The RNA shown here (transfer RNA) has 73 nucleotides and comes from an uncultured Aeromonadales bacterium. Model confidence (mean pLDDT): 81 of 100. Its Rfam family is "tRNA". It is annotated as a transfer RNA.
[in-house]
RNA sequence: GCCCAGAUAGCUCAGUUGGUAGAGCAGGGGACUGAAAAUCCCCGUGUCAGCGGUUCAAUCCCGUUUCUGGGCA
Numbered sequence: 001g002c003c004c005a006g007a008u009a010g011c012u013c014a015g016u017u018g019g020u021a022g023a024g025c026a027g028g029g030g031a032c033u034g035a036a037a038a039u040c041c042c043c044g045u046g047u048c049a050g051c052g053g054u055u056c057a058a059u060c061c062c063g064u065u066u067c068u069g070g071g072c073a
Stems, first nucleotide, its partner, number of pairs: 001072007010025004019056001027043005049065005
């Protein structure tokens, strides 16, 4: 330099052939206990990496930039 994949909650990751987003863990509150642990219940306003385009509507489609991982040279 070229090609491919990825960027979504504090962390690990889902996500709808376009209709404004969810799980586990972590964290907070409560129940239980003499007190804890365990268990159970409740709690998420996340510039869906940035910019632009298409569209009535974009996390999703298109272009471009940045970053990460892999392959070729």